[in-house]
Context: one part of a larger RNA
Molecule: small-subunit ribosomal RNA, 3' minor domain
Organism: Pseudomonadota bacterium
RNA sequence: CACCGCCCGUCACACCAUGGGAGCUGGUCAUGCCCGAAGUCGUUACUCCAACCGUAAGGAGGAGGGCGCCUAAGGCAGGGCUGGUGACUGGGGUGAAGUCGUAACAAGGUAGCCGUACCGGAAGGUGCGGCUGGAUCACCUCCUU
Numbered sequence: 001c002a003c004c005g006c007c008c009g010u011c012a013c014a015c016c017a018u019g020g021g022a023g024c025u026g027g028u029c030a031u032g033c034c035c036g037a038a039g040u041c042g043u044u045a046c047u048c049c050a051a052c053c054g055u056a057a058g059g060a061g062g063a064g065g066g067c068g069c070c071u072a073a074g075g076c077a078g079g080g081c082u083g084g085u086g087a088c089u090g091g092g093g094u095g096a097a098g099u100c101g102u103a104a105c106a107a108g109g110u111a112g113c114c115g116u117a118c119c120g121g122a123a124g125g126u127g128c129g130g131c132u133g134g135a136u137c138a139c140c141u142c143c144u145u
Base pairs, nucleotide, nucleotide: 003108005105008101009100011098013095014094015093016092018090019089020088023085024084025083026082027081028080029079031077032076033075034074039070041068042067043066044065046064047063048062049061052059053058111132112131113130114129115128116127117126118125119124
């Protein structure tokens, strides 16, 4: 390798990551309630006891048992954060080449673009408003030679 150019979107195929998703399944955090071991502490009208007091009865003190507070583990409930998985579904990226058209680039054959509404296999089309970053022709004003 220069219009036999460039190029847009749908669709089809393959792969990649990702959003939604009835749910399923883990981790973690705190909350409420239930239960509550051991132990300290408190309490006790029951039981027991060598050291202290007392001749003794008994007292003091202690131990056991009972009760209570705190409380680990456990259970129930709802919740916060976070991970995996999930029929189906949404778009995205990449790919040699494929399908349909041809929207854009030269006035790209209806100038293009921006916003918006509606419509359409798709690029897109139409309406309304805006911009020139529009070609062509003519005219006007200004600047330069």